[in-house]
RNA sequence: GGCGUCGGUCAGAUGAUCGCCGGUCGGUAUCCAGACCGGCCGGAGGAAAGUCCGGGCUCCACAGGGCAGGGUGCUGGGUAAUACCCAGUGGGGGCGACCCCAAGGAAAGUGCCACAGAAACCAGACCGCCGUGGUUCGCCCACGGUAAGGGUGAAAGGGUGAGGUAAGAGCUCACCAGUGUCGGUGGCGACGCCGGCAGCUUGGAAAACCCCACCUGGAGCAAGACCAAAUAGAGGAGCGCCUGAGAGUGGCCCGCUCGAGCUCCCGGGUAGGUCGCUUGAGCCCGCGGGAAACCGAGGGCCCAGAGGAAUGAUCAUCACCGGAGAUAUCCGGCACAGAACCCGGCUUAUGGCCGGCGCCGUUU
Repeated sequence: GGCGUCGGUCAGAUGAUCGCCGGUCGGUAUCCAGACCGGCCGGAGGAAAGUCCGGGCUCCACAGGGCAGGGUGCUGGGUAAUACCCAGUGGGGGCGACCCCAAGGAAAGUGCCACAGAAACCAGACCGCCGUGGUUCGCCCACGGUAAGGGUGAAAGGGUGAGGUAAGAGCUCACCAGUGUCGGUGGCGACGCCGGCAGCUUGGAAAACCCCACCUGGAGCAAGACCAAAUAGAGGAGCGCCUGAGAGUGGCCCGCUCGAGCUCCCGGGUAGGUCGCUUGAGCCCGCGGGAAACCGAGGGCCCAGAGGAAUGAUCAUCACCGGAGAUAUCCGGCACAGAACCCGGCUUAUGGCCGGCGCCGUUU
């Protein structure tokens, strides 16, 4: 100097004028609300986005048990909770810093692995190799043995070496690897390390069905509460009235509760206003605990609540970025993008600045 990787932080600031929304104080008129005037304070995000998760909250509703369904899937910790975060174990990628994993079970069962290949769950002989017999004497034919060599394939059933054999083969042996088992040892644990025995060598994939473990009511702010207003039921069908019709917020069963009318079809009215609506698992500071995520106590702060949808416009100065210039200075620009019940995550988009670590090159 270049490239890479991980983390942190900011998201323009100040002032003036005019204009919006909320809160608060005062004033005018007034019974009050409300309206108007004036002062002060506050007014879009790190992702507000995606709607992928988890909750709070509201209602069913006083709401139990089970099945099916759905979700998660290594271990420990954190959290209100999670599929999230922290740390670790195992595996994979990368020279490395680092990054990723849908990470329980294939020996309970079923199904799948195209094509190629002889053969892809207990298998097999295409080319070969060996033996016997025949023979037209050509490895041509028949029979038997074989899976070490070659071929096909993503993958062909351990590897290397030696012995052995008609030729070969864990057939035997040594070493190595895997698997199983026994013992020791470290760890809360996932798991790791060491040693013995066994010739056992026993593909992939469950992001296929499935099995196993744990979790799980439903619907959602268009939830819901209140106020006002309007209207049409001479409508039809079915089942009932305690011998129980029917209803009870995903489905089914049981239980429980309510219950005299209920359910379905056809038709009509209203869809206006107020609340919910922002003080929160809130933010900041330093102290203590913890390896960390995070937790505890203490101090300080209040930081949008619009309602068809507010935070805008103009000017000046400064900051930042880019270009020109010797300088003074001049010109231009400033990313992704707007809350709508709230909060915690993840993912995606994006401009500037700072720092740690790794690799490469060069110089000293």
This is a predicted structure of a 364-nucleotide RNA (Bacterial RNase P class A) from Desulfobacca acetoxidans.
Model confidence (mean pLDDT): 77 of 100.
Lineage of the source: Bacteria > Pseudomonadati > Desulfobaccia > Desulfobaccaceae > Desulfobacca.
The sequence was found by an Rfam model in a public genome assembly.